Predicted 3D model of a 74-nucleotide RNA (transfer RNA) from Mauremys mutica. Lineage of the source: Eukaryota > Craniata > Euteleostomi > Testudinoidea > Mauremys. Rfam family: tRNA. It is annotated as a transfer RNA.
[in-house]
RNA sequence: GGCACCAUGGCUUAACUAGCUAAAGCACCUGUCUAGUAAACAGGAGAUCCUGGGUUUAACUCUCAGUGGUGCCU
Repeated sequence: GGCACCAUGGCUUAACUAGCUAAAGCACCUGUCUAGUAAACAGGAGAUCCUGGGUUUAACUCUCAGUGGUGCCU
RNA backbone atom coordinates (compact mmCIF):
# COMPACT_ATOMS: atom_id res chain seq x y z
P G A 1 -0.82 3.85 3.54
O5' G A 1 -0.86 2.80 2.32
C5' G A 1 -0.69 3.36 1.02
C4' G A 1 -0.68 2.23 0.00
C3' G A 1 -1.94 1.36 0.00
O3' G A 1 -3.01 1.92 -0.71
C1' G A 1 0.00 0.00 0.00
P G A 2 -4.53 1.59 -0.30
O5' G A 2 -4.72 0.09 -0.80
C5' G A 2 -4.69 -0.22 -2.19
C4' G A 2 -4.90 -1.71 -2.41
C3' G A 2 -6.12 -2.32 -1.75
O3' G A 2 -7.30 -2.08 -2.48
C1' G A 2 -4.25 -3.65 -1.30
P C A 3 -8.72 -1.98 -1.73
O5' C A 3 -9.02 -3.44 -1.25
C5' C A 3 -9.21 -4.50 -2.19
C4' C A 3 -9.32 -5.85 -1.49
C3' C A 3 -10.40 -5.95 -0.43
O3' C A 3 -11.69 -6.14 -0.96
C1' C A 3 -8.39 -6.90 0.37
P A A 4 -12.99 -5.64 -0.14
O5' A A 4 -13.11 -6.73 1.02
C5' A A 4 -13.37 -8.09 0.70
C4' A A 4 -13.25 -8.96 1.93
C3' A A 4 -14.12 -8.56 3.12
O3' A A 4 -15.45 -8.98 2.99
C1' A A 4 -11.92 -9.02 3.86
P C A 5 -16.64 -8.10 3.65
O5' C A 5 -16.50 -8.41 5.21
C5' C A 5 -16.70 -9.73 5.69
C4' C A 5 -16.20 -9.86 7.11
C3' C A 5 -16.85 -8.94 8.14
O3' C A 5 -18.12 -9.39 8.56
C1' C A 5 -14.51 -8.93 8.42
P C A 6 -19.22 -8.30 9.02
O5' C A 6 -18.67 -7.79 10.42
C5' C A 6 -18.55 -8.67 11.53
C4' C A 6 -17.79 -8.04 12.67
C3' C A 6 -18.40 -6.77 13.27
O3' C A 6 -19.44 -7.06 14.18
C1' C A 6 -16.07 -6.47 12.95
P A A 7 -20.57 -5.93 14.41
O5' A A 7 -19.85 -4.82 15.28
C5' A A 7 -19.30 -5.13 16.57
C4' A A 7 -18.72 -3.87 17.22
C3' A A 7 -19.74 -2.78 17.54
O3' A A 7 -19.35 -2.10 18.74
C1' A A 7 -18.09 -1.94 16.06
P U A 8 -20.00 -2.58 20.12
O5' U A 8 -21.56 -2.47 19.83
C5' U A 8 -22.20 -1.21 19.69
C4' U A 8 -23.67 -1.33 20.01
C3' U A 8 -24.00 -1.93 21.37
O3' U A 8 -23.92 -0.96 22.39
C1' U A 8 -25.32 -2.95 19.71
P G A 9 -23.03 -1.28 23.67
O5' G A 9 -24.10 -1.65 24.82
C5' G A 9 -23.69 -1.81 26.15
C4' G A 9 -24.57 -0.96 27.06
C3' G A 9 -24.27 -1.10 28.55
O3' G A 9 -24.40 0.19 29.16
C1' G A 9 -26.52 -1.69 28.13
P G A 10 -23.05 1.06 29.32
O5' G A 10 -22.13 0.14 30.27
C5' G A 10 -20.85 0.63 30.74
C4' G A 10 -20.12 -0.46 31.47
C3' G A 10 -19.87 -1.72 30.63
O3' G A 10 -18.71 -1.60 29.84
C1' G A 10 -20.79 -2.33 32.71
P C A 11 -18.62 -2.29 28.35
O5' C A 11 -18.47 -3.84 28.70
C5' C A 11 -17.31 -4.33 29.32
C4' C A 11 -17.40 -5.84 29.52
C3' C A 11 -17.75 -6.65 28.29
O3' C A 11 -16.63 -6.91 27.45
C1' C A 11 -19.12 -7.33 30.07
P U A 12 -16.85 -7.10 25.87
O5' U A 12 -17.60 -8.49 25.75
C5' U A 12 -16.99 -9.69 26.18
C4' U A 12 -17.92 -10.86 26.01
C3' U A 12 -18.55 -11.00 24.64
O3' U A 12 -17.68 -11.59 23.69
C1' U A 12 -20.20 -11.29 26.30
P U A 13 -17.92 -11.33 22.12
O5' U A 13 -19.52 -11.34 22.03
C5' U A 13 -20.17 -11.72 20.83
C4' U A 13 -21.47 -12.41 21.18
C3' U A 13 -22.55 -12.20 20.13
O3' U A 13 -22.38 -13.12 19.03
C1' U A 13 -23.45 -11.86 22.29
P A A 14 -23.11 -12.75 17.67
O5' A A 14 -24.64 -13.06 18.01
C5' A A 14 -25.67 -12.34 17.36
C4' A A 14 -27.00 -12.78 17.89
C3' A A 14 -28.17 -12.35 17.04
O3' A A 14 -28.39 -13.26 15.98
C1' A A 14 -28.60 -11.80 19.30
P A A 15 -28.34 -12.72 14.47
O5' A A 15 -29.63 -11.76 14.37
C5' A A 15 -30.91 -12.25 14.73
C4' A A 15 -31.88 -11.13 14.94
C3' A A 15 -31.92 -10.11 13.81
O3' A A 15 -32.77 -10.55 12.76
C1' A A 15 -31.83 -9.00 15.89
P C A 16 -32.18 -10.98 11.33
O5' C A 16 -31.70 -9.59 10.72
C5' C A 16 -32.65 -8.54 10.47
C4' C A 16 -32.00 -7.39 9.75
C3' C A 16 -31.26 -7.79 8.47
O3' C A 16 -31.37 -6.74 7.51
C1' C A 16 -29.77 -6.74 9.98
P U A 17 -32.49 -6.92 6.35
O5' U A 17 -32.03 -8.25 5.60
C5' U A 17 -30.82 -8.27 4.83
C4' U A 17 -30.54 -9.68 4.34
C3' U A 17 -31.55 -10.29 3.38
O3' U A 17 -31.30 -9.86 2.04
C1' U A 17 -31.04 -11.84 5.08
P A A 18 -32.62 -9.57 1.07
O5' A A 18 -33.61 -8.67 1.95
C5' A A 18 -34.64 -7.93 1.33
C4' A A 18 -35.82 -7.74 2.26
C3' A A 18 -35.47 -7.23 3.65
O3' A A 18 -36.50 -6.38 4.13
C1' A A 18 -36.56 -9.32 3.82
P G A 19 -36.53 -4.89 3.74
O5' G A 19 -36.57 -4.13 5.12
C5' G A 19 -35.59 -4.40 6.16
C4' G A 19 -35.72 -3.40 7.29
C3' G A 19 -37.14 -3.25 7.83
O3' G A 19 -37.05 -2.94 9.23
C1' G A 19 -36.44 -1.21 6.88
P C A 20 -37.99 -3.78 10.27
O5' C A 20 -39.02 -2.68 10.78
C5' C A 20 -38.54 -1.59 11.57
C4' C A 20 -39.69 -0.84 12.18
C3' C A 20 -40.82 -1.69 12.75
O3' C A 20 -41.30 -1.08 13.94
C1' C A 20 -41.68 -0.18 11.14
P U A 21 -41.24 -1.89 15.36
O5' U A 21 -41.48 -0.78 16.45
C5' U A 21 -40.57 0.33 16.59
C4' U A 21 -40.39 0.67 18.05
C3' U A 21 -39.58 -0.33 18.85
O3' U A 21 -38.84 0.35 19.85
C1' U A 21 -41.72 -0.20 19.76
P A A 22 -37.28 -0.09 20.12
O5' A A 22 -37.02 -1.50 19.44
C5' A A 22 -37.31 -2.68 20.11
C4' A A 22 -36.09 -3.57 20.23
C3' A A 22 -35.64 -3.87 21.64
O3' A A 22 -36.41 -4.93 22.22
C1' A A 22 -33.76 -3.36 20.29
P A A 23 -36.69 -5.00 23.76
O5' A A 23 -36.10 -6.42 24.16
C5' A A 23 -36.78 -7.60 23.83
C4' A A 23 -35.82 -8.76 23.69
C3' A A 23 -35.03 -9.13 24.94
O3' A A 23 -35.79 -9.86 25.89
C1' A A 23 -33.62 -9.18 23.06
P A A 24 -35.23 -9.99 27.41
O5' A A 24 -34.03 -11.05 27.31
C5' A A 24 -34.31 -12.40 26.96
C4' A A 24 -33.03 -13.19 26.81
C3' A A 24 -32.11 -13.22 28.03
O3' A A 24 -32.54 -14.15 29.00
C1' A A 24 -30.83 -12.82 26.08
P G A 25 -32.16 -13.88 30.55
O5' G A 25 -30.62 -14.30 30.66
C5' G A 25 -30.22 -15.65 30.47
C4' G A 25 -28.71 -15.76 30.43
C3' G A 25 -28.00 -15.15 31.62
O3' G A 25 -27.99 -15.99 32.77
C1' G A 25 -26.94 -14.45 29.64
P C A 26 -28.06 -15.32 34.23
O5' C A 26 -26.63 -14.63 34.40
C5' C A 26 -25.45 -15.40 34.47
C4' C A 26 -24.21 -14.54 34.37
C3' C A 26 -24.09 -13.44 35.43
O3' C A 26 -23.64 -13.92 36.70
C1' C A 26 -23.57 -12.56 33.31
P A A 27 -24.20 -13.21 38.02
O5' A A 27 -23.68 -11.72 37.94
C5' A A 27 -22.29 -11.42 38.07
C4' A A 27 -22.02 -9.97 37.79
C3' A A 27 -22.77 -8.97 38.66
O3' A A 27 -22.15 -8.77 39.93
C1' A A 27 -22.93 -8.32 36.40
P C A 28 -23.08 -8.46 41.20
O5' C A 28 -23.77 -7.07 40.85
C5' C A 28 -22.99 -5.89 40.76
C4' C A 28 -23.87 -4.69 40.49
C3' C A 28 -25.04 -4.51 41.45
O3' C A 28 -24.65 -3.89 42.67
C1' C A 28 -25.78 -4.23 39.23
P C A 29 -25.36 -4.31 44.03
O5' C A 29 -26.79 -3.62 43.93
C5' C A 29 -26.92 -2.21 43.88
C4' C A 29 -28.38 -1.81 43.74
C3' C A 29 -29.35 -2.48 44.72
O3' C A 29 -29.35 -1.87 45.99
C1' C A 29 -30.23 -2.57 42.54
P U A 30 -29.68 -2.76 47.28
O5' U A 30 -31.25 -3.03 47.15
C5' U A 30 -32.17 -1.95 47.25
C4' U A 30 -33.58 -2.43 47.04
C3' U A 30 -34.01 -3.63 47.88
O3' U A 30 -34.34 -3.29 49.22
C1' U A 30 -34.70 -3.95 45.65
P G A 31 -34.13 -4.36 50.38
O5' G A 31 -35.31 -5.41 50.13
C5' G A 31 -36.68 -4.99 50.25
C4' G A 31 -37.60 -6.07 49.70
C3' G A 31 -37.52 -7.42 50.37
O3' G A 31 -38.23 -7.46 51.59
C1' G A 31 -37.57 -7.71 48.03
P U A 32 -37.78 -8.51 52.73
O5' U A 32 -38.20 -9.93 52.14
C5' U A 32 -39.57 -10.24 51.93
C4' U A 32 -39.74 -11.63 51.32
C3' U A 32 -39.05 -12.74 52.10
O3' U A 32 -39.86 -13.19 53.19
C1' U A 32 -38.55 -12.95 49.79
P C A 33 -39.10 -13.53 54.59
O5' C A 33 -38.19 -14.79 54.26
C5' C A 33 -38.77 -16.03 53.82
C4' C A 33 -37.70 -16.99 53.33
C3' C A 33 -36.55 -17.21 54.30
O3' C A 33 -36.89 -18.18 55.29
C1' C A 33 -35.68 -16.80 52.14
P U A 34 -36.60 -17.87 56.83
O5' U A 34 -35.02 -17.91 56.92
C5' U A 34 -34.32 -19.13 56.66
C4' U A 34 -32.83 -18.92 56.77
C3' U A 34 -32.36 -18.17 58.01
O3' U A 34 -32.29 -19.04 59.13
C1' U A 34 -31.26 -17.30 56.08
P A A 35 -32.83 -18.54 60.54
O5' A A 35 -31.79 -17.42 60.99
C5' A A 35 -32.12 -16.50 62.03
C4' A A 35 -30.89 -15.71 62.43
C3' A A 35 -30.15 -15.09 61.27
O3' A A 35 -30.68 -13.82 60.92
C1' A A 35 -28.62 -16.27 62.65
P G A 36 -30.89 -13.45 59.37
O5' G A 36 -29.41 -13.27 58.79
C5' G A 36 -28.63 -12.16 59.19
C4' G A 36 -27.20 -12.34 58.76
C3' G A 36 -26.98 -12.57 57.28
O3' G A 36 -27.01 -11.37 56.52
C1' G A 36 -25.71 -14.13 58.51
P U A 37 -27.51 -11.40 54.98
O5' U A 37 -26.34 -12.15 54.21
C5' U A 37 -25.10 -11.51 53.98
C4' U A 37 -24.09 -12.47 53.40
C3' U A 37 -24.43 -13.09 52.05
O3' U A 37 -24.26 -12.21 50.95
C1' U A 37 -23.51 -14.73 53.47
P A A 38 -25.17 -12.35 49.65
O5' A A 38 -24.78 -13.78 49.06
C5' A A 38 -23.53 -14.00 48.44
C4' A A 38 -23.31 -15.47 48.14
C3' A A 38 -24.30 -16.11 47.18
O3' A A 38 -24.01 -15.85 45.83
C1' A A 38 -24.04 -17.49 49.05
P A A 39 -25.21 -15.64 44.75
O5' A A 39 -25.94 -17.06 44.71
C5' A A 39 -25.27 -18.20 44.20
C4' A A 39 -26.08 -19.45 44.45
C3' A A 39 -27.49 -19.45 43.90
O3' A A 39 -27.53 -19.83 42.53
C1' A A 39 -27.57 -20.12 46.14
P A A 40 -28.60 -19.14 41.52
O5' A A 40 -30.01 -19.58 42.11
C5' A A 40 -30.40 -20.94 42.08
C4' A A 40 -31.72 -21.12 42.81
C3' A A 40 -32.84 -20.20 42.36
O3' A A 40 -33.52 -20.71 41.21
C1' A A 40 -32.68 -20.13 44.71
P C A 41 -34.04 -19.65 40.09
O5' C A 41 -35.30 -18.97 40.80
C5' C A 41 -36.40 -19.76 41.21
C4' C A 41 -37.36 -18.95 42.05
C3' C A 41 -37.81 -17.62 41.45
O3' C A 41 -38.85 -17.78 40.48
C1' C A 41 -37.21 -17.30 43.69
P A A 42 -38.91 -16.75 39.24
O5' A A 42 -39.43 -15.41 39.93
C5' A A 42 -40.76 -15.37 40.48
C4' A A 42 -41.04 -14.02 41.12
C3' A A 42 -40.71 -12.80 40.28
O3' A A 42 -41.73 -12.51 39.31
C1' A A 42 -39.88 -12.48 42.45
P G A 43 -41.24 -11.80 37.91
O5' G A 43 -40.87 -10.32 38.34
C5' G A 43 -41.89 -9.43 38.80
C4' G A 43 -41.29 -8.21 39.47
C3' G A 43 -40.49 -7.26 38.61
O3' G A 43 -41.29 -6.41 37.79
C1' G A 43 -39.37 -7.60 40.65
P G A 44 -40.65 -5.84 36.42
O5' G A 44 -39.53 -4.81 36.93
C5' G A 44 -39.90 -3.66 37.68
C4' G A 44 -38.69 -2.89 38.13
C3' G A 44 -37.81 -2.34 37.04
O3' G A 44 -38.34 -1.14 36.47
C1' G A 44 -36.47 -3.31 38.72
P A A 45 -37.91 -0.73 34.95
O5' A A 45 -36.49 -0.05 35.13
C5' A A 45 -36.34 1.13 35.92
C4' A A 45 -34.88 1.44 36.14
C3' A A 45 -34.05 1.59 34.87
O3' A A 45 -34.18 2.88 34.30
C1' A A 45 -32.91 0.19 36.38
P G A 46 -34.17 3.03 32.71
O5' G A 46 -32.69 2.64 32.28
C5' G A 46 -31.59 3.40 32.73
C4' G A 46 -30.30 2.67 32.45
C3' G A 46 -30.07 2.29 30.99
O3' G A 46 -29.55 3.37 30.25
C1' G A 46 -29.61 0.45 32.37
P A A 47 -30.27 3.83 28.86
O5' A A 47 -29.44 3.13 27.68
C5' A A 47 -28.06 3.36 27.56
C4' A A 47 -27.51 2.71 26.32
C3' A A 47 -28.12 3.21 25.00
O3' A A 47 -27.46 4.38 24.56
C1' A A 47 -27.94 0.84 25.01
P U A 48 -28.30 5.75 24.46
O5' U A 48 -28.75 5.91 22.96
C5' U A 48 -29.76 5.07 22.40
C4' U A 48 -30.40 5.74 21.24
C3' U A 48 -29.47 6.14 20.10
O3' U A 48 -29.16 5.04 19.27
C1' U A 48 -30.91 7.95 20.61
P C A 49 -27.99 5.38 18.15
O5' C A 49 -27.16 4.02 18.12
C5' C A 49 -26.32 3.67 19.21
C4' C A 49 -25.83 2.25 19.03
C3' C A 49 -25.35 1.92 17.63
O3' C A 49 -24.26 1.03 17.67
C1' C A 49 -27.19 0.54 18.18
P C A 50 -23.12 1.08 16.56
O5' C A 50 -22.30 2.39 16.93
C5' C A 50 -21.72 2.59 18.22
C4' C A 50 -20.58 3.58 18.15
C3' C A 50 -20.87 4.82 17.33
O3' C A 50 -21.57 5.80 18.04
C1' C A 50 -18.78 3.91 16.69
P U A 51 -22.65 6.77 17.27
O5' U A 51 -21.72 7.75 16.43
C5' U A 51 -20.88 8.67 17.11
C4' U A 51 -20.17 9.56 16.11
C3' U A 51 -21.05 10.19 15.05
O3' U A 51 -21.74 11.34 15.49
C1' U A 51 -19.15 9.26 14.03
P G A 52 -23.22 11.66 14.88
O5' G A 52 -22.96 12.19 13.41
C5' G A 52 -22.30 13.42 13.20
C4' G A 52 -21.90 13.60 11.76
C3' G A 52 -23.00 13.48 10.73
O3' G A 52 -23.81 14.63 10.62
C1' G A 52 -21.15 12.23 10.01
P G A 53 -25.34 14.50 10.09
O5' G A 53 -25.20 14.16 8.52
C5' G A 53 -24.78 15.15 7.62
C4' G A 53 -24.49 14.56 6.25
C3' G A 53 -25.66 14.02 5.46
O3' G A 53 -26.49 15.03 4.89
C1' G A 53 -23.83 12.55 5.27
P G A 54 -28.07 14.72 4.59
O5' G A 54 -28.04 13.59 3.48
C5' G A 54 -27.54 13.87 2.17
C4' G A 54 -27.62 12.63 1.29
C3' G A 54 -29.01 12.03 1.12
O3' G A 54 -29.79 12.72 0.15
C1' G A 54 -27.44 10.32 1.57
P U A 55 -31.41 12.75 0.30
O5' U A 55 -31.85 11.25 0.02
C5' U A 55 -31.64 10.66 -1.26
C4' U A 55 -32.09 9.22 -1.25
C3' U A 55 -33.51 8.98 -0.76
O3' U A 55 -34.48 9.23 -1.78
C1' U A 55 -32.04 7.42 0.25
P U A 56 -35.80 10.17 -1.48
O5' U A 56 -36.64 9.28 -0.49
C5' U A 56 -37.12 8.01 -0.90
C4' U A 56 -37.62 7.22 0.27
C3' U A 56 -38.61 7.96 1.17
O3' U A 56 -39.92 7.96 0.63
C1' U A 56 -36.99 6.84 2.49
P U A 57 -40.82 9.30 0.72
O5' U A 57 -41.22 9.36 2.27
C5' U A 57 -41.84 10.53 2.80
C4' U A 57 -42.34 10.24 4.18
C3' U A 57 -41.35 9.58 5.13
O3' U A 57 -40.47 10.52 5.72
C1' U A 57 -43.39 8.42 5.24
P A A 58 -38.91 10.18 5.86
O5' A A 58 -38.89 8.99 6.91
C5' A A 58 -39.27 9.22 8.26
C4' A A 58 -39.41 7.90 9.00
C3' A A 58 -38.16 7.03 9.02
O3' A A 58 -37.28 7.40 10.06
C1' A A 58 -40.02 5.71 8.43
P A A 59 -35.70 7.46 9.73
O5' A A 59 -35.31 5.92 9.58
C5' A A 59 -35.60 5.01 10.65
C4' A A 59 -34.48 3.98 10.79
C3' A A 59 -33.13 4.57 11.20
O3' A A 59 -32.42 3.62 11.96
C1' A A 59 -32.92 3.52 9.11
P C A 60 -32.43 3.68 13.53
O5' C A 60 -31.29 2.65 13.97
C5' C A 60 -29.93 3.04 14.01
C4' C A 60 -29.04 1.84 13.89
C3' C A 60 -29.03 1.15 12.54
O3' C A 60 -28.15 1.79 11.63
C1' C A 60 -29.19 -0.45 14.27
P U A 61 -28.64 1.94 10.04
O5' U A 61 -28.95 0.45 9.57
C5' U A 61 -27.94 -0.52 9.57
C4' U A 61 -28.50 -1.89 9.24
C3' U A 61 -29.05 -2.02 7.83
O3' U A 61 -28.77 -3.32 7.30
C1' U A 61 -30.78 -2.46 9.39
P C A 62 -27.61 -3.49 6.25
O5' C A 62 -28.07 -2.63 5.01
C5' C A 62 -28.91 -3.19 4.00
C4' C A 62 -29.16 -2.20 2.89
C3' C A 62 -27.96 -1.37 2.46
O3' C A 62 -27.12 -2.08 1.57
C1' C A 62 -29.83 0.03 2.73
P U A 63 -25.52 -1.91 1.62
O5' U A 63 -25.30 -0.44 1.07
C5' U A 63 -25.66 -0.09 -0.26
C4' U A 63 -25.51 1.40 -0.49
C3' U A 63 -24.17 2.00 -0.07
O3' U A 63 -23.16 1.79 -1.05
C1' U A 63 -25.91 3.35 0.75
P C A 64 -21.63 1.63 -0.61
O5' C A 64 -21.16 3.13 -0.35
C5' C A 64 -21.10 4.05 -1.41
C4' C A 64 -20.73 5.44 -0.92
C3' C A 64 -19.52 5.52 -0.03
O3' C A 64 -18.31 5.48 -0.73
C1' C A 64 -21.27 6.79 0.91
P A A 65 -17.00 4.89 -0.05
O5' A A 65 -16.59 6.02 1.00
C5' A A 65 -16.16 7.28 0.53
C4' A A 65 -16.08 8.28 1.66
C3' A A 65 -15.19 7.90 2.84
O3' A A 65 -13.81 8.10 2.59
C1' A A 65 -17.24 8.72 3.66
P G A 66 -12.75 7.21 3.35
O5' G A 66 -12.81 7.72 4.86
C5' G A 66 -12.48 9.07 5.18
C4' G A 66 -12.87 9.39 6.60
C3' G A 66 -12.21 8.57 7.68
O3' G A 66 -10.89 9.00 7.97
C1' G A 66 -14.51 8.75 8.15
P U A 67 -9.80 7.94 8.49
O5' U A 67 -10.28 7.62 9.97
C5' U A 67 -10.34 8.64 10.96
C4' U A 67 -10.89 8.09 12.26
C3' U A 67 -10.26 6.82 12.77
O3' U A 67 -9.02 7.05 13.43
C1' U A 67 -12.60 6.63 12.92
P G A 68 -7.87 5.94 13.28
O5' G A 68 -8.37 4.75 14.22
C5' G A 68 -8.51 4.96 15.61
C4' G A 68 -9.28 3.81 16.26
C3' G A 68 -8.73 2.42 16.00
O3' G A 68 -7.59 2.12 16.81
C1' G A 68 -11.06 2.40 15.71
P G A 69 -6.52 1.03 16.23
O5' G A 69 -7.29 -0.36 16.35
C5' G A 69 -7.68 -0.85 17.62
C4' G A 69 -8.50 -2.12 17.46
C3' G A 69 -7.85 -3.25 16.70
O3' G A 69 -6.89 -3.97 17.47
C1' G A 69 -10.09 -3.01 16.00
P U A 70 -5.69 -4.71 16.73
O5' U A 70 -6.36 -5.98 16.03
C5' U A 70 -6.97 -6.99 16.80
C4' U A 70 -7.64 -8.03 15.92
C3' U A 70 -6.77 -8.62 14.82
O3' U A 70 -5.88 -9.63 15.30
C1' U A 70 -8.87 -8.04 13.92
P G A 71 -4.48 -9.88 14.52
O5' G A 71 -4.89 -10.60 13.16
C5' G A 71 -5.51 -11.87 13.19
C4' G A 71 -6.07 -12.24 11.83
C3' G A 71 -5.07 -12.25 10.69
O3' G A 71 -4.26 -13.41 10.66
C1' G A 71 -7.04 -11.17 10.01
P C A 72 -2.82 -13.37 9.96
O5' C A 72 -3.12 -13.29 8.39
C5' C A 72 -3.75 -14.37 7.72
C4' C A 72 -4.13 -14.01 6.30
C3' C A 72 -2.99 -13.54 5.41
O3' C A 72 -2.20 -14.61 4.89
C1' C A 72 -4.81 -12.07 5.16
P C A 73 -0.67 -14.38 4.50
O5' C A 73 -0.74 -13.43 3.23
C5' C A 73 -1.28 -13.90 2.01
C4' C A 73 -1.31 -12.81 0.97
C3' C A 73 0.02 -12.13 0.68
O3' C A 73 0.86 -12.88 -0.19
C1' C A 73 -1.67 -10.50 0.91
P U A 74 2.43 -12.79 -0.03
O5' U A 74 2.79 -11.30 -0.50
C5' U A 74 2.58 -10.89 -1.84
C4' U A 74 2.82 -9.40 -1.99
C3' U A 74 4.19 -8.93 -1.53
O3' U A 74 5.21 -9.17 -2.48
C1' U A 74 2.50 -7.47 -0.71